[in-house]
RNA sequence: UCUUUGGAGAAGCUCACCGACAGCCGGUCGGAGUGAGUGCCGAAGGGGCAAGCGGCGUCCGCCGCCAAUCUCUCAGGCAAAAGGACAAAGA
Repeated sequence: UCUUUGGAGAAGCUCACCGACAGCCGGUCGGAGUGAGUGCCGAAGGGGCAAGCGGCGUCCGCCGCCAAUCUCUCAGGCAAAAGGACAAAGA
C1' cells in the first nucleotide's frame, strides 16, 4: 500500500419553497429534497499545546520545533446508504 471484517457521536428541529387533501385563505398531511436559521457532534482533513530538544537571556523568564482518541469546530457531519480515526486477519 491492497483485500476482508469490525467500527462511535450528534435535530426525522424551525421557517420558506414544493406536492396532495379538504377547502377559500387560513388549515391538515406529505416530501429524509432545495434555501435560510437555530441547536448539537468529533473519529476524514485542518488548527492549538504538555514534556522534551534547540536558541537567547536581565537567571524572573522569552523565542523556535513539537504528540494524542486531549482541545477548537475552519472544514465535515446529525435515519439508512456512503464516509469514517482506529483495531484484527491476510497478501